[in-house]
RNA sequence: AGUUCUCAUUGCCAAACCUGUUGCAAAACAGGGACGGAAAGCCACGGGUCCGCGCCUGCGGAUAGCCGGGUUACCUGC
Numbered sequence: 001a002g003u004u005c006u007c008a009u010u011g012c013c014a015a016a017c018c019u020g021u022u023g024c025a026a027a028a029c030a031g032g033g034a035c036g037g038a039a040a041g042c043c044a045c046g047g048g049u050c051c052g053c054g055c056c057u058g059c060g061g062a063u064a065g066c067c068g069g070g071u072u073a074c075c076u077g078c
Base pairs, nucleotide, nucleotide: 002078003077012037013036017032018031019030020029021028022027035065041071042070043069045068046067047066048063049062050061051060052059053058
């Protein structure tokens, strides 16, 4: 430097649900809580799904823990 998640180690994240707040909504944020995760870190570029407005078949928003892609990265092994 590249690669790997399999043995081990240090740890990390946090589904559903509950409470509060924001939002037309989808949903998001904070706290609790763990279904799970080897990038469940980040990015809305492509596809999918969801919501709103239109009915021009378009515009806006959400989802990265739906898939693909891009990008950064700890430990161990090689």